[in-house]
Context: one part of a larger RNA
Molecule: small-subunit ribosomal RNA, 3' major domain
Organism: uncultured bacterium
Order: sequence, then structure tokens, then C1' cells
RNA sequence: UGACGGGGGCCCGCACAAGCGGAGGAGUAUGUGGUUUAAUUCGAUGAUACGCGAGGAACCUUACCUGGGCUUGAAAGUUAGUGACCGAUUCCGAAAGGAGUCUUCUCUUCGGAGCACAAAACUAGGUUCUGCAUGGCUGUCGUCAGCUCGUGCCGUGAGGUGUUGGGUUAAGUCCCGCAACGAGCGCAACCCCUAUCUUUAGUUACCAUCAGGUUAUGCUGGGCACACUAGAGAGACUGCCUACGUAAGUAGUGAGGAAGGUGGGGACGACGUCAAGUCAUCAUGGCCCUUACGUCCAGGGCUACACACGUACUACAAUGGCAGGUACAGAGAGCAGCCACUGCGCGAGCAGGAGCGAAUCUAUAAAACCUAUCACAGUUCGGAUCGGAGUCUGCAACUCGACUCCGUGAAGCUGGAAUCGCUAGUAAUCGCAUAUCAGCCAUGAUGCGGUGAAUACGUUCCCGGGCAUUGUACA
Repeated sequence: UGACGGGGGCCCGCACAAGCGGAGGAGUAUGUGGUUUAAUUCGAUGAUACGCGAGGAACCUUACCUGGGCUUGAAAGUUAGUGACCGAUUCCGAAAGGAGUCUUCUCUUCGGAGCACAAAACUAGGUUCUGCAUGGCUGUCGUCAGCUCGUGCCGUGAGGUGUUGGGUUAAGUCCCGCAACGAGCGCAACCCCUAUCUUUAGUUACCAUCAGGUUAUGCUGGGCACACUAGAGAGACUGCCUACGUAAGUAGUGAGGAAGGUGGGGACGACGUCAAGUCAUCAUGGCCCUUACGUCCAGGGCUACACACGUACUACAAUGGCAGGUACAGAGAGCAGCCACUGCGCGAGCAGGAGCGAAUCUAUAAAACCUAUCACAGUUCGGAUCGGAGUCUGCAACUCGACUCCGUGAAGCUGGAAUCGCUAGUAAUCGCAUAUCAGCCAUGAUGCGGUGAAUACGUUCCCGGGCAUUGUACA
């Protein structure tokens, strides 16, 4: 100087407390361990792995296994050679591929060029190993308030000071003091969305006034007021008032204001820590393989199943289930696409067929509300499992797809110890959309809106962190 302490002091955080809802029990989905297997490819492993890489494993993907092939190779470059390639077709084969038949070059400045094939050589190829050789990217402490430097001063020196002290703040934020005076990276602000207003512009959006028209609808003329869209501005700064205070600032059911003290949210992550993660995104040093650890193909596997764990979904019901009726979103997507409407089918869907490359066309929001029924039961709860019949995608749904209909109707009556999230448009709850994508194992992920709470006395305790201080046989 640090680190540590079951040392003391000050302070903070959904850290505890106060509340609300979960998970741990059940069934299923999914990931992991283990076991099994010819193979169940590989990686990730306390917090910081386990619905993670994977934002789509039937083939492909695919890296794994079995079997069948190739060896300058599946692809790319250079050099010289040949003239075809494509197309049609026969046989063998699971295919890859092998053996044939028919047909057969183009342009030209005649130098050559294009395209294809094949020999040789230089080269290739490797999801082989090492993340403890690396770059890049990322997680975490932590959006915590810290981490440093120049000059000066102090100390023999390591080093200290500044950065400590008194206040204050979300903050090393600011004020005052001080052998320090300044500065940098962080904090904050500058950026984006959102909450209010003004203005500009009105189409595909809107419709107050006027007119026309319809069973009905901004449907039409028209209008740019309103809503909205998307550009430009205004607005919030403790600016004003009161109290306290030297100041910084704090308090106020203060005023004004759409918004009040960082208004709410996002992007943004200092010096560093964990030889943290990734050689399988990519790049790359070294090592290793080169008739194979490369490469092509078919089938299988990644989907196994005494079991254990994580994360979710659905429930155990009456604040509910079922039936009928009536409303109200936002954001995003669409041409090998979204599909109105009509007909057929109980339905998944099929057959016709408008519109729309979209503020123009397409998609029922659901919880909610109204009416009727069920009367506390393993039930009109719950839907697993299984049987049958189908639809769709796709070359192909056996291993191993989703969905529909009929039947079947399991466990489950609120969950032990222990444990998780959340402070407001939040939790809880309800649906909608998108990426990936032929289809989909999506109950996942990422967004979007609808309805919409309870509680916080407080900091003694648990956990994590910050500051100064103290002890130390630790570095």
C1' cells in the first nucleotide's frame, strides 16, 4: 500500500421488512446430468451453464454412426493440351456413381477469345487439438461511483498528498475548508422514444359545417376545422414564493403548469477482476491428418429412458366452466405472398374468385359487458393417454410433423424443508404480431397494446456494494 475480520462508524440497493403473485407436489413441453447406444455430434457448468449457442434437427441442416464410392479431390487460382458442352436415351445401382448410344461448338481483326472436358504440377481441404499462444466479440462485479495523471509539497524509501475533513447529492454531484493547484477516463448533459402546445403540409388518413345519395357505410362533391400522420419549434431551469441554511442544497396538499425537482423509458458500461466464455460465426500462431481426421451418397442418430435437476405451459375450479348475443387496441407482416367474398365440408380445409408490392387491400382481438344454465361433485372442473377416421405441407410424415372430428377421460381438491420475481401503468391477468420458416414439435424468444392492484413502520437482522477508520503471525 492492499486484502481479510463471526472489529466498530456512516451510507445505499426489491437486500431485509410490509405486501401481491409464483415455483418446490400433479400432467405435459423443453434444456441438462446420468444411463443406454453402432451413434445418441460438439460446446456452455455457483452467482455469470441448464426454452443457453439453436431467430425452426423428417431428407437437407449435420459436425455423429453403419454401409457404398472418389483421391489434384465438392469449390477457387495459375500453366500447357483437346473440342465440345448442353440435350435425348439404354443398362447396373439404395443413391452417389459406373458402362454405353444418338446429336454436336460459337465469335474472330485468323493473333486469339469465350465455354466445356481431362492429364500433370504448384496448390487445396480439415466443425482435428490448443480460448492456458491470440485478435475480434461477449458475460460478470455494475450504470456500482469510482480509476488515474502533470507539476508542486512531504517521506531515506515503498509511498503519501491531491481523492482526506464539515455539509450535500442518484453521483469524486456540488459547496465550504485545506500544501496543494490543475487535468483526464467515468457521473451528468448532448442522441432516440414517450407525455403538452404552436406551426407547416393535407393523401391512401380525418369528417365539424354545406350539398347529393344509400337498406347501410366519408359512399360522392367538398373541407383542412378536429383526430392522425411527419417535419420544424416552444416547454422544466429549484426559474418564482415561503421556511431552514454561510453556501451547496433540503422541505412545502405553495403558485403557475400537460409535465416538478434525473417527468417516464431506451441507447450508452471508466481503470480493471474472474489465465471467465468462444479456435464450432469469423480471423489467426503453433501442432496434427493428406487413397484420410479430406470429400460424395443412402439409411440411421442428434427425438433413446429405471432415474435426478433447472426453466416454462395447463390445471386443481363458481372472482369459475359451457352456450348465445354486443363492444373497444397497438405494433408489425405480405407477390413462389396476404387473401375479402361465394359455394361445398361438423371441422382441419377444398374449389372458384375480387383487392393489394399496401396510412388505399388482407387478418373475429381476448379478457370485459348482457342473458341463460351448471350448485360444490373428481363434477358440464381438468385435460394427459390411447383407439378410429381425416386435412395440409413436402420427393418423402415408419423411426420423427402440425392440425381437425368422433370416442376414451389419467394424475390433480392449492403443494414439505427450502426458494424466486416485483415499488406503478409496475405486479398480476388477457389476447395480438413478428423473426426463423415448405411444414413444424413455439407452451420458446422478441415486441405490441387491453384490464389493472396491494404495500413500504423502518434499517435491528440476512445478502451484495461504497467511504473513511481500527487490528493482523496474510501478500